[in-house]
RNA sequence: AUGAACCCGGCGGGAGAGUCCGGGUGGUCUUUGAAGUGACAGGAUCCCCCGGCGCCGAAGGAGCAACGGCCCCGGAACCUCUCAGGCAAAAGGACCGCUGGGGGAAU
Numbered sequence: 001a002u003g004a005a006c007c008c009g010g011c012g013g014g015a016g017a018g019u020c021c022g023g024g025u026g027g028u029c030u031u032u033g034a035a036g037u038g039a040c041a042g043g044a045u046c047c048c049c050c051g052g053c054g055c056c057g058a059a060g061g062a063g064c065a066a067c068g069g070c071c072c073c074g075g076a077a078c079c080u081c082u083c084a085g086g087c088a089a090a091a092g093g094a095c096c097g098c099u100g101g102g103g104g105a106a107u
Stems, first nucleotide, its partner, number of pairs: 001107002006102008018053001020052005026046006033040001054087003060083001061081003067074003
């Protein structure tokens, strides 16, 4: 001087699976009813809360093969499990591309 592994940030891409069912409060809309307004009742929808079943795996987490040490330990994943998370959109998202910074192997 060039500058690997690895770490952090920014931008872009990024799958899968119920916009499931029931109950409750509130808001909005709507229907018809008795004489009118309003209230009440029914229905729809949205937010929130609770419960239930089904499903997905690529945040995280857990498990293990070969192999290495020696009887038990270490040991990978996009494999497995689904605790967590997720199942319209949004958010998230392993991983990939580009980029900025840290880093410092090696020459």